Annotation: Small-subunit ribosomal RNA, central domain from Internoretia fryeana, 364 nucleotides, folded computationally. The full RNA is in RNAcentral, with records from SILVA. NCBI's taxonomy places the organism under Eukaryota, Sar, Stramenopiles, Ectocarpales, Internoretia.
[in-house]
Context: one part of a larger RNA
RNA sequence: UUAGGCGUAAAGGGUGCGUAGGUGAUUGAUUUAAUUAAAUAUAAAGUCUAAUAAAUAAUUAUAUGUAUAAUUAUUAAUAAUUAGAACCUAUUUAAAAUUAGUUAAUUUGAGUUAGAGAGGGGGUAAUAGAAUUUUUAGUGUAGAGGUAAAAUUCGGCAAUACUAGAAGGAAUACCAAAGGCGAAGGCAUUUACCUGGCUCUAAACUGACAUUAAGGCACGAAGGCAUGGGUAGCAAACAGGAUUAGAUACCCUGGUAGUCCAUGCAGUAAACGAUGAAUGUUAAAUGUUGGAAUUUUUUUUUCAGUGUUAAAGCUAACGUGUUAAACAUUCCGCCUGGGGAGUAUGAUCGCAAGAUUGAAACUC
Numbered sequence: 001u002u003a004g005g006c007g008u009a010a011a012g013g014g015u016g017c018g019u020a021g022g023u024g025a026u027u028g029a030u031u032u033a034a035u036u037a038a039a040u041a042u043a044a045a046g047u048c049u050a051a052u053a054a055a056u057a058a059u060u061a062u063a064u065g066u067a068u069a070a071u072u073a074u075u076a077a078u079a080a081u082u083a084g085a086a087c088c089u090a091u092u093u094a095a096a097a098u099u100a101g102u103u104a105a106u107u108u109g110a111g112u113u114a115g116a117g118a119g120g121g122g123g124u125a126a127u128a129g130a131a132u133u134u135u136u137a138g139u140g141u142a143g144a145g146g147u148a149a150a151a152u153u154c155g156g157c158a159a160u161a162c163u164a165g166a167a168g169g170a171a172u173a174c175c176a177a178a179g180g181c182g183a184a185g186g187c188a189u190u191u192a193c194c195u196g197g198c199u200c201u202a203a204a205c206u207g208a209c210a211u212u213a214a215g216g217c218a219c220g221a222a223g224g225c226a227u228g229g230g231u232a233g234c235a236a237a238c239a240g241g242a243u244u245a246g247a248u249a250c251c252c253u254g255g256u257a258g259u260c261c262a263u264g265c266a267g268u269a270a271a272c273g274a275u276g277a278a279u280g281u282u283a284a285a286u287g288u289u290g291g292a293a294u295u296u297u298u299u300u301u302u303c304a305g306u307g308u309u310a311a312a313g314c315u316a317a318c319g320u321g322u323u324a325a326a327c328a329u330u331c332c333g334c335c336u337g338g339g340g341a342g343u344a345u346g347a348u349c350g351c352a353a354g355a356u357u358g359a360a361a362c363u364c
Stems, first nucleotide, its partner, number of pairs: 004335003007318002012332001014219004021212003025106007033099002035095007047085006054075009109209001110206003113202005121195006128172001133167007143154002180187002224265006233259002238254004276331006284309010313320002337364003346357004
């Protein structure tokens, strides 16, 4: 490379937008580039068909004999030479189903419009009540705290506990759900403003405007970095107390970065449904969220999500099963024994940490 694969064996890019490229609805007309057929011409190699040539042995015939001729078999050897055929190439003619180009239309894909609807989608600014901590005042007196048990620790400068006030930071109990929204990461007190997307109904408008997407651009948890703020609680590092043979740990008492905010950088995760995106087709049952219609009043139908079972099918099995891992089509990404190794080297990016790309020797 071919072929086969990618839920769990190696393998789906963290996610989106979108360029090139690939692929692409229905009905006419037209062109004949692809395509198909015929004719003519050319004819290198390779392919296929046929022929040619050597040696040995056996048999038969002729000959006194060496030998000669014919037939058969085996081997060299399917290498060479010759001839032909098909393929190929070019030209001409014809065909018009399919692909393609041009052109005219259509409405189902896609979008717009109108009327409704749900939502922790995003941003900014305010805001509320619990709780922790600190602090002030009061009541009150000897313990409190912590553990399996202790100790470090706090406490007559009055702790712990209880009551009242104040400050400040961070997070939002119940509602709450297999529930909602978002492309993913993710998103929850309440209110206002700004703002993105989605669903349903109608079928008015545009008329294939679609899909996928290499490069590219944007977003991207936690932790980390830079500058400036902030710091209640928690808490890497660190210190002490225990435990232990030891204890650089698990347990306890403290505690700084960090966690929070603003502006930048960074660009990774078991970034998981370990399942790329899009379109169509294929039994059912039962929950639930948001619409629309219907009812003869709480059923039924339908659209869009989100769960649980399950037929066929698929699967090595587990399982999956209209939210497919079924049946098909299009495009992208990725895999090819284990280790060495996501290492070395180079390149690009980064303040750095490091990230991306990414081998080989050797070894089993």